[in-house]
Context: one part of a larger RNA
RNA sequence: CUGGGCGUAAAGGGUGCGUAGGCGGCUGAUAAAGUUGAAAGUGAAAUCCCCGGGCUUAACCUGGGAACUGCUUUCAAAACUCAUUAGCUAGAGGACGAUAGAGGACAGUGGAACUCCUAGUGUAGAGGUGAAAUUCUUAGAUAUUAGGAGGAACACCAGAGGCGAAGGCGGCUGUCUGGAUCGUUUCUGACGCUGAGGCACGAAAGCGUGGGGAGCAAACAGGAUUAGAUACCCUGGUAGUCCACGCUGUAAACGAUGAGUGUUAGGUGUUGGGGUCGCAAGACUUCAGUGCCGUAGCUAACGCGUUAAACACUCCGCCUGGGGAGUAAGGUCGCAAGAUUAAAACUC
Numbered sequence: 001c002u003g004g005g006c007g008u009a010a011a012g013g014g015u016g017c018g019u020a021g022g023c024g025g026c027u028g029a030u031a032a033a034g035u036u037g038a039a040a041g042u043g044a045a046a047u048c049c050c051c052g053g054g055c056u057u058a059a060c061c062u063g064g065g066a067a068c069u070g071c072u073u074u075c076a077a078a079a080c081u082c083a084u085u086a087g088c089u090a091g092a093g094g095a096c097g098a099u100a101g102a103g104g105a106c107a108g109u110g111g112a113a114c115u116c117c118u119a120g121u122g123u124a125g126a127g128g129u130g131a132a133a134u135u136c137u138u139a140g141a142u143a144u145u146a147g148g149a150g151g152a153a154c155a156c157c158a159g160a161g162g163c164g165a166a167g168g169c170g171g172c173u174g175u176c177u178g179g180a181u182c183g184u185u186u187c188u189g190a191c192g193c194u195g196a197g198g199c200a201c202g203a204a205a206g207c208g209u210g211g212g213g214a215g216c217a218a219a220c221a222g223g224a225u226u227a228g229a230u231a232c233c234c235u236g237g238u239a240g241u242c243c244a245c246g247c248u249g250u251a252a253a254c255g256a257u258g259a260g261u262g263u264u265a266g267g268u269g270u271u272g273g274g275g276u277c278g279c280a281a282g283a284c285u286u287c288a289g290u291g292c293c294g295u296a297g298c299u300a301a302c303g304c305g306u307u308a309a310a311c312a313c314u315c316c317g318c319c320u321g322g323g324g325a326g327u328a329a330g331g332u333c334g335c336a337a338g339a340u341u342a343a344a345a346c347u348c
Base pairs, nucleotide, nucleotide: 003320004319005318006317007302008301012316014201015200016199017198021194022193023192025088026087027086028085029084030083033081034080035077036076037075038074039073040072041071042070049065050064051063052062053061054060091191092188093187094186095184096183097182098181099180103177104176105175106174107173108172109171110154114150115149116148117147118146119145120144121143125136126135162169163168206247207246208245209244210243211242215241216240220236221235222234223233258315259314260313261312262311263310266293267292268291269290270289271288272287273286274285275284276283277282297304298303321348322347323346330341331340332339333338
């Protein structure tokens, strides 16, 4: 390499769009590139294999045959693949009519809480802990009432609920906008699937410039604890957390499970539609999603089980003993931090 694999043993790319490529529905016709059959030519000799022969055997030498699995040309076949052509509607898409939704962007706006400021009442404590202390407070704190300012997050509703490709998305209103589902069977007529490179998106932290800064809080300081305590606990507290624009491009980016299509028992919840019956409650049924249990089957087991890890096909990514190492070097990207691609010696 062939092969065997990828939920947890090594292994699914963080996610999407899509180029090349690979693969591709049903029915005809034509052609004959692949494919199949036949024939001819060629496939040097030696070697290999078979049957013989020669050296006393063997190695070795040698005669004949077979073989040389290939290539070229000609004739023929037309099931399958390809190609051309004519159609079809079950895939895919469009139209029309409905529906649900924290899908996205921007602008506005609301209440609770919190901190600060001002004023009133009021007086000696408050805060914090296992216990304390640092800390705040007679220059009047804590508590309480009224007024004002500010920033951030949205209790209840709330659900194993919904939406989104993933990351993710939750007060309310408006504007703009993406996708999905159901129904009608009205239109197009294979327009499809996957997708190396590529492009875009991508939590948190981090970086750049400018704002903002209530609470929280790396670093830091102090108080405790302790043998020590560069921690856990407490009092403070700066980056940061927030906004705009730009960068970074990584996560246990997880369902640790790539995408698509078809097939294969059921039961029970729940979300959004439709149909039939019913006065209604509801019952039955049918699509699409989301959970639990479970049959066959699968699995090393755990478990999975129509949302497959079952049975098949197509395409992509990835794995190949542990350490060295996701490191070095080189390349690419980045302001940097670093990211990405990615070895070997050596060792067990």
Molecule: small-subunit ribosomal RNA, central domain
Organism: metagenome